[in-house]
Molecule: c-di-GMP-I riboswitch aptamer
Organism: Blautia sp. OF03-15BH
RNA sequence: UAUAUUUGUGGGCAAAUCAGAUGAAAAUCUGAGACGCAAAGCCAAAGGAGCUAAAGUUAGACAGAUAUCUGACCAUGCCAGCCGGUUGCCAUU
Numbered sequence: 001u002a003u004a005u006u007u008g009u010g011g012g013c014a015a016a017u018c019a020g021a022u023g024a025a026a027a028u029c030u031g032a033g034a035c036g037c038a039a040a041g042c043c044a045a046a047g048g049a050g051c052u053a054a055a056g057u058u059a060g061a062c063a064g065a066u067a068u069c070u071g072a073c074c075a076u077g078c079c080a081g082c083c084g085g086u087u088g089c090c091a092u093u
Base pairs, nucleotide, nucleotide: 004093007091008090012037013036017032018031019030020029021028022027035081041086042085043084047083048082050078051077056073057072058071059070060069061068
């Protein structure tokens, strides 16, 4: 120096939960908090899985309808701490 790999002293991130904000929701942001993480850095415009269903479509309820209510479908909304893609530092072995 290159490749592979173990660990994490230092340093980094931060699940659940709680408070506040945004949102129809999923969820996100901020603060507290630490279950974990050696890529828990970045990418939702490679792709798949998963969550939600506002708008829309459709079926039904009401005597009826443009309204209202209920069910089903649907992402254009999310999720990278599900898989995946991509980039890469220090010490240690």